A computed fold for a 107-nucleotide RNA from Spirosoma sp., annotated as SAM riboswitch aptamer (S box leader). Rfam family: SAM riboswitch aptamer (S box leader). Rfam's curators write: The SAM riboswitch is found upstream of a number of genes which code for proteins involved in methionine or cysteine biosynthesis in Gram-positive bacteria. The coordinates come from a structure-prediction model, not an experiment, and the mean pLDDT is 80.

[in-house]
RNA sequence: AGCUUAUCCAGAAAGACGGAGGGAUUGGACCCGAUGAUGUCUUGGCAACCCACUUGCUUGGUGAAGGUGCCACGUUCCUCCCGGCCCGGUGCCGGGGCAGAUAACCU
Numbered sequence: 001a002g003c004u005u006a007u008c009c010a011g012a013a014a015g016a017c018g019g020a021g022g023g024a025u026u027g028g029a030c031c032c033g034a035u036g037a038u039g040u041c042u043u044g045g046c047a048a049c050c051c052a053c054u055u056g057c058u059u060g061g062u063g064a065a066g067g068u069g070c071c072a073c074g075u076u077c078c079u080c081c082c083g084g085c086c087c088g089g090u091g092c093c094g095g096g097g098c099a100g101a102u103a104a105c106c107u
Stems, first nucleotide, its partner, number of pairs: 001107002004104005013043005021032003027078003044071003048068003051063004075099001080096006
């Protein structure tokens, strides 16, 4: 880097550095940001996966020693398809897909 599988409506604080935009991409919307965002580091925390124990499975629960991860807004929402509602709004709801992120195995 790639493939496969699974999950993504919950959860999780401060300090230091730094100094302008940022929230993945197309196009929009909405939000965060000089009361210092995004980002990096430290401590702390959360508990998604591996892991340990338990439960038996259509899987659930407990744990936080370890490996990753995560700690604004549902993956911030929509943007592609289908169905329903509604009434002439391109609106609302539901489902699916694409993509993304994370983990585990493999190459």